[in-house]
A computed fold for a 104-nucleotide RNA from Aliicoccus persicus, annotated as SAM riboswitch aptamer (S box leader). RNAcentral holds the sequence, with entries from Rfam. Rfam family: SAM riboswitch aptamer (S box leader). Its family is annotated with regulation of gene expression in the Gene Ontology.
């Protein structure tokens, strides 16, 4: 780095450092955050996965911890592709990303 598999509408600070921009992609459109201090980076919380425990033939479902990632504004902020719905708007399903497990 690549390739299989599962999730991605819930949850999560009146804290510090810091000081301008930022929301995966801006190649093009929206709309939001953000000096009343944003993204980041400590702490600190939350509980996706593994792990741990009980039912269980399996699939799974329930719990508790927070031990390895992870997450910690707005469905992955909406969309960009494709289809269906008599409607420019809702659904579904892909690309694409993102997190974890495992293989190589």
């Nucleotide at each position: 780095c690549u390739c299989u598999u599962a999730u991605c509408c819930a949850g999560a600070g009146u804290g510090g450092c810091g000081g301008a921009g930022g929301g995966a992609u801006u190649c093009a459109c929206a709309c939001c955050c953000g000096a009343c201090g944003a993204u980041g980076c400590c702490c600190g919380g939350c509980a996706a996965c593994c792990u741990c425990u009980a039912u269980g033939u399996a699939u799974a479902u329930a719990g508790a911890a927070a031990g390895g990632u992870g997450c910690u504004a707005a469905u992955g902020u909406g969309a960009g592709c494709a289809g269906a719905a008599a409607a420019u708007u809702u659904c579904u399903g892909g690309a694409c990303g993102a997190u974890a497990a495992g293989a190589c």